[in-house]
RNA sequence: GCCGGCGUAGCUCAAUUGGCAGAGCAAGGGACUCAUAAGCCCUGGGUUGUAGGUUCGAGUCCUACCGCCGGCA
Numbered sequence: 001g002c003c004g005g006c007g008u009a010g011c012u013c014a015a016u017u018g019g020c021a022g023a024g025c026a027a028g029g030g031a032c033u034c035a036u037a038a039g040c041c042c043u044g045g046g047u048u049g050u051a052g053g054u055u056c057g058a059g060u061c062c063u064a065c066c067g068c069c070g071g072c073a
Base pairs, nucleotide, nucleotide: 001072002071003070004069005068006067007066010025011024012023013022019056027043028042029041030040049065050064051063052062053061
């Protein structure tokens, strides 16, 4: 330099053919307990890497760029 994959909550990852952005863990609170932990109940948390485009509608499709990983040279 060329090709491919990935980027979504603090972390690990979902999200069917374009149609309400979610789970687990973590965090906060409650109840329980003499107390703590585990288990139980509840709650908050998102510029879906950045900027554009297409569309009634984009996490999803298209373009450029940024970062990470792999392959070829």
Molecule: transfer RNA
Organism: Ardenticatena maritima